[in-house]
Molecule: transfer RNA
Organism: Asbonarchaeaceae archaeon (SeqCode)
RNA sequence: GCCCCGUUGGCCUAGACUGGUAAGGCGCGUCCUUGGUAAGGACGAGAGCCCGGGUUCAAAUCCCGGACGGGGCU
Numbered sequence: 001g002c003c004c005c006g007u008u009g010g011c012c013u014a015g016a017c018u019g020g021u022a023a024g025g026c027g028c029g030u031c032c033u034u035g036g037u038a039a040g041g042a043c044g045a046g047a048g049c050c051c052g053g054g055u056u057c058a059a060a061u062c063c064c065g066g067a068c069g070g071g072g073c074u
Base pairs, nucleotide, nucleotide: 001073002072003071004070005069006068007067010026011025012024013023020057028044029043030042031041032040050066051065052064053063054062
């Protein structure tokens, strides 16, 4: 220098192929249960998706450029 993959709540991971207002687990908060804790149960809060631009009625998703991380080739 070139090619490929990834970047999504505090953490891990889905959703991208097929555009339609982001899902699950862990964790967190309140309550129930207990003599008390753990476990269990109910409810709830928390991300607009790495950044910029474009296409579109509409973009996490498609296109272009960039950043960061990982892998490969010379």